[in-house]
This is a predicted structure of a 376-nucleotide RNA (Bacterial RNase P class A) from a Deltaproteobacteria bacterium. The coordinates come from a structure-prediction model, not an experiment, and the mean pLDDT is 76.
RNA sequence: GGAGUUAGAUACGUGAUCGCUGGUGAUGAGAGAAUCGAUCAUGAUUCUCGAGUUGCAAGAGGAAAGUCCGGGCAGCACAGGGCAGGAUGCUGGCUAACGGCCAGGCGGCGUGAGCCGACGGAAAGUGCCACAGAGAAUAGACCGCCGAUGGCUUCGGCACAGGCAAGGGUGAAACGGGGAGGUAAGAGCUCACCGCGGGGCUGGCAACAGACCUGGCAGGGUAAACCCCAUCCGCUGCAAGUCCAAAUAGGAUCGUAAUCAGGCGGCCCGUCUGGCGAUCGGGUAGGAUGCUGGAGGUUGCUGGUAACAGCAGCCCUAGAUAAAUGAUCACGACUCUUAGGAGAGAACAGAACCCGGCUUAUUUCCGACUCCGCAU
Numbered sequence: 001g002g003a004g005u006u007a008g009a010u011a012c013g014u015g016a017u018c019g020c021u022g023g024u025g026a027u028g029a030g031a032g033a034a035u036c037g038a039u040c041a042u043g044a045u046u047c048u049c050g051a052g053u054u055g056c057a058a059g060a061g062g063a064a065a066g067u068c069c070g071g072g073c074a075g076c077a078c079a080g081g082g083c084a085g086g087a088u089g090c091u092g093g094c095u096a097a098c099g100g101c102c103a104g105g106c107g108g109c110g111u112g113a114g115c116c117g118a119c120g121g122a123a124a125g126u127g128c129c130a131c132a133g134a135g136a137a138u139a140g141a142c143c144g145c146c147g148a149u150g151g152c153u154u155c156g157g158c159a160c161a162g163g164c165a166a167g168g169g170u171g172a173a174a175c176g177g178g179g180a181g182g183u184a185a186g187a188g189c190u191c192a193c194c195g196c197g198g199g200g201c202u203g204g205c206a207a208c209a210g211a212c213c214u215g216g217c218a219g220g221g222u223a224a225a226c227c228c229c230a231u232c233c234g235c236u237g238c239a240a241g242u243c244c245a246a247a248u249a250g251g252a253u254c255g256u257a258a259u260c261a262g263g264c265g266g267c268c269c270g271u272c273u274g275g276c277g278a279u280c281g282g283g284u285a286g287g288a289u290g291c292u293g294g295a296g297g298u299u300g301c302u303g304g305u306a307a308c309a310g311c312a313g314c315c316c317u318a319g320a321u322a323a324a325u326g327a328u329c330a331c332g333a334c335u336c337u338u339a340g341g342a343g344a345g346a347a348c349a350g351a352a353c354c355c356g357g358c359u360u361a362u363u364u365c366c367g368a369c370u371c372c373g374c375a376u
Stems, first nucleotide, its partner, number of pairs: 001372006008365002012332007020059002023056005030049007061348001065359002068357005073237004085233005090104005105119001106117004120228002125226002127222003142168002144164003149161002151158002176194002179191003195217001196215004201210003241289004251280006260274005296315008334345004
């Protein structure tokens, strides 16, 4: 100098002017209530509400996003258990919980720093394995090898019976691997090593690792195919839920008076229906609440490899409802261009009950480490 890996930080600041949102003070037109006073009166005091004006401090994020997981909270359901369905799936730990995080094991990728892994079970069962190929799971014989034995023979051989699967070829995969012995040629047929199964031993909490003994080669792959095993999960979400509550329509109860109307009846009482009136309850519009101080942030110490936990101090940091958090100017900081003056740029993106994660988008800066090249 180049190419990478990884841990972090940052996300403009200050001031002025004009606004917006909710809060909090001051002032306060006006309204209501109570008490006192007055009665040629129409006032005083206190309390409550309060238009307008004005002061003060505060007001989006690292992802507020996707809504993919988990929890709180709320309503409904619910003795307990099961079925169905879904999720997860190496081990230990952290946590309110998780599919998250930390540490470790194993496997894979990379020269390396490092990164990635749905990483239980294929000797419970069922299924599938395209194309190519002789054969794809009760293996198989295209090329090939042998032809000891039997056969033929011109006695050289032939390759007919038969034996074989070493070599070639196909394929993602060919029924352990490649050596040695063995043989007619071959073959775990035999032997050592590796792999695999079984057994106990040692280390480790464990996943697992190591060495030993033994078996003698069966048991191809696929579970992100069905399935089996283990663990977890009741359902729905703040448009949850709770409270107050118009107009209109409908409902319930009461009344309708010597005189509301109609039916039953000759008439009265009574009763039924309707109208009218009053009261009540449910529900809609609307309003309030839920609503933001919390598994909260931060500094230090302690324990722990770490995630994290404990203790002490300090801090308060949006709560809108069609939705505020903005605009302009000046100065400064940052990045780029430029010799300088100066000029340009500033990303992704906007809370909606709250919190912990994951994923995705994105600006700038910086530490550590790795590999390569060059110089000393």

Lineage of the source: Bacteria > Pseudomonadati > Myxococcota > Myxococcia.